This is a predicted structure of a 95-nucleotide RNA (c-di-GMP-I riboswitch aptamer) from Pelobacter sp. UBA6093. The sequence was found by an Rfam model in a public genome assembly. Taxonomically the source falls in Pelobacter (Bacteria, Pseudomonadati, Thermodesulfobacteriota, Desulfuromonadaceae). Of the family's consensus pairs, 95% are formed in the model.
[in-house]
């Protein structure tokens, strides 16, 4: 000092479910405690749900465009680090 993780110490952090006049939504905040040795921190690849705006495409309505309404598709967007995978820091020492 590294790998590794104890029914070790010391502290950490929080699934479901509640609840919120926080969001369009995914989520997020408070309570909560199923778990977690990186369940710290980073959306860089994957992967997954979300959808307020947008871009396309066809219908409708118009002579026609346009404006407006429907239906489909596209993440360009946010989101999850408690979905994997990576980067980056670190608390303790039994075997």
């Nucleotide at each position: 000092c590294c790998c590794c993780g104890a029914c070790a110490a010391u502290g950490g952090c929080a699934a479901a479910c509640c609840c919120g006049g926080a969001g369009a939504g995914a989520u997020c905040g408070g309570g909560g405690a199923c778990g977690c040795a990186a369940a710290g921190c980073c959306a860089c690849g994957g992967a997954u749900a979300c959808u307020c705006g947008g871009c396309c495409a066809c219908c409708c309505c118009u002579u026609g465009c346009a404006u407006g309404g429907g239906u489909g598709g596209c993440a360009c967007g946010g989101a999850u680090a408690g979905c994997c995978g990576g980067g980056u820091u670190g608390c303790c020492g039994a075997a």